The prediction has a mean pLDDT of 76.
Predicted 3D model of a 378-nucleotide RNA (Bacterial RNase P class A) from a Thermoanaerobaculia bacterium.
[in-house]
RNA sequence: CGGAGGAGGCGGAUCCCCGCCGGCCUCGUGCCGGAGGAAAGUCCGGACUCCCGGUGGGCAGCAUGCCGGGGAAAGCCCGGCCGCGGCGACGCGAGGGAAAGUGCCACAGAGAGCAGACCACCCGUGGGACGGCCACGGGCAAGGGUGAAAGGGUGCGGUAAGAGCGCACCGCCCUUCCGGUGACGGAAGGGGCACGGUAAACCCCAUGCGGAGCAAGGCCAAGUAGGGGAGCCAGGGGCCGCCCACCCCCGCAACCCCGCUCCGGCGGGGGGAUGGCUCCCGGGUGGGCCGCACGAGCCCGCCGGCGACGGCGGGCCCAGAUGAAUGGGGAUCGCCCCCUCGGGGGUACAGAAUCCGGCUUACAGCCUCCUCCGGGUC
Numbered sequence: 001c002g003g004a005g006g007a008g009g010c011g012g013a014u015c016c017c018c019g020c021c022g023g024c025c026u027c028g029u030g031c032c033g034g035a036g037g038a039a040a041g042u043c044c045g046g047a048c049u050c051c052c053g054g055u056g057g058g059c060a061g062c063a064u065g066c067c068g069g070g071g072a073a074a075g076c077c078c079g080g081c082c083g084c085g086g087c088g089a090c091g092c093g094a095g096g097g098a099a100a101g102u103g104c105c106a107c108a109g110a111g112a113g114c115a116g117a118c119c120a121c122c123c124g125u126g127g128g129a130c131g132g133c134c135a136c137g138g139g140c141a142a143g144g145g146u147g148a149a150a151g152g153g154u155g156c157g158g159u160a161a162g163a164g165c166g167c168a169c170c171g172c173c174c175u176u177c178c179g180g181u182g183a184c185g186g187a188a189g190g191g192g193c194a195c196g197g198u199a200a201a202c203c204c205c206a207u208g209c210g211g212a213g214c215a216a217g218g219c220c221a222a223g224u225a226g227g228g229g230a231g232c233c234a235g236g237g238g239c240c241g242c243c244c245a246c247c248c249c250c251g252c253a254a255c256c257c258c259g260c261u262c263c264g265g266c267g268g269g270g271g272g273a274u275g276g277c278u279c280c281c282g283g284g285u286g287g288g289c290c291g292c293a294c295g296a297g298c299c300c301g302c303c304g305g306c307g308a309c310g311g312c313g314g315g316c317c318c319a320g321a322u323g324a325a326u327g328g329g330g331a332u333c334g335c336c337c338c339c340u341c342g343g344g345g346g347u348a349c350a351g352a353a354u355c356c357g358g359c360u361u362a363c364a365g366c367c368u369c370c371u372c373c374g375g376g377u378c
Base pairs, nucleotide, nucleotide: 001374002373003372004371005370006369007368008367009366010365012333013332014331015330016329017328018327020034021033022032023031024030025028036349040360041359043358044357045356046355047354048213049212050211051210053247054246055245056244057243058242059241061209062208063207064206065205066080067079068078069077070076081095082093083092084091085090096204097203101202102201103198104197105196118144119143121139122138123137124136125135126134127133152170153169154168155167156166157165171193172191173190174189175188176187177186178185179184217290218289219288220287227281228280229279230278231277232276233275235250237249238248255270256269257268258267259266260265297316298315299314300313301312302311303310304309334347335346336345337344338343339342
């Protein structure tokens, strides 16, 4: 100098005029505040609110899944381990279990899971036009071929040809030891090697999980109706994914009969639809207030930690609409582009709706720091 990798940040500034929303008071020609890093997608986790009677067990469903740490929690973050990709900085990984079982492995191929023999190789016998031939019987799995994947790899020995058949190294499995909190890494010894892949296929293991959501929910005001349908009733219902057990809750009215009685009632049986309960439909209203802006809050400094983060101290108050505000115009200055050097053009993605922590996606242009590779020069 060029190319590349990673981390983080900014994403216009000031003033004037006219408006909009909210708050405050001294009620005025007043003062103060008024979008974002993603306010977005609504994907994950919560706070908060209501519903569900309690406890225990079983089944089912969904989600997550290396190790350690952080965090209220999380399909979150940090640091590591392993695997894969890259010369490298670095990136990516739902990354438990395939010697518990089941399923699947398309096409091609002889053979795809109790492996297999198409070509080739080798041996024997026979034929023969003697050619590197043909047929039959057998051996083998090294070579070729198919495939995403063919029952370890390389080499030497061995053999008719071969083969873990034997040996060395690598890989794999088992045992022991060492290092590490751990995932895991390393070493030694033993075993010729047995167990193909696939679990975002069923499944197994471990962990977690009630439902609905601020149109939650509460209060006030206004208004209307006492309506229609279905089901159930001596047991029934609640236990909100389903089931079971125990406990708990509500109910068995009026009326009739029998028994007892301390005359208050109690127990048993019958009875029960003009009554009760549940659900749905219809009708009315659709205004106001709260929830709702002090919170896992923001900024700065110091300390601990590689880091996520934690602790301490100081400072700050920061939108709150609901037919839904945050807008329009002008001036000057930044930044980028263009040319005739004086002008012209552009300035991204996008906008709150109960709030908070994450993830993901969109984003003109610019800035800072660290690192890698290549080239040049000293």

Its Rfam family is "Bacterial RNase P class A". By type it is a ribozyme. Of the family's consensus pairs, 92% are formed in the model. Taxonomically the source falls in Thermoanaerobaculia (Bacteria, Pseudomonadati, Acidobacteriota).